[in-house]
Molecule: transfer RNA
Organism: Candidatus Omnitrophota bacterium
RNA sequence: GCGGCUAUCGUAUAAUGGCAUUACCCAAGCUUCCCAAGCUUGUGAAGCGGGUUCGAUUCCCGCUAGCCGCU
Numbered sequence: 001g002c003g004g005c006u007a008u009c010g011u012a013u014a015a016u017g018g019c020a021u022u023a024c025c026c027a028a029g030c031u032u033c034c035c036a037a038g039c040u041u042g043u044g045a046a047g048c049g050g051g052u053u054c055g056a057u058u059c060c061c062g063c064u065a066g067c068c069g070c071u
Stems, first nucleotide, its partner, number of pairs: 001070007010024003018054001026042005047063005
C1' cells in the first nucleotide's frame, strides 16, 4: 500500500426495515437473628458523519478504531 471482517447498557451476548433480547453487575424491596443463597421490581446500549426509505441498529457511502490475510 491492497483486500476482507467486526463495532449493541459497565461486561458478555441475540434477533431484526417498525417502541433492541437475555445473563452477569448495579439500585430498591421481600425473605433471614445476621450473612450468603433465593424471589420481585427497576435503571442503564446501536462508534462518528452522510444517503435511501413513511420509518434505519439493520441497506448504501465515507471516516475512526480493532482483528485477519497478501505485498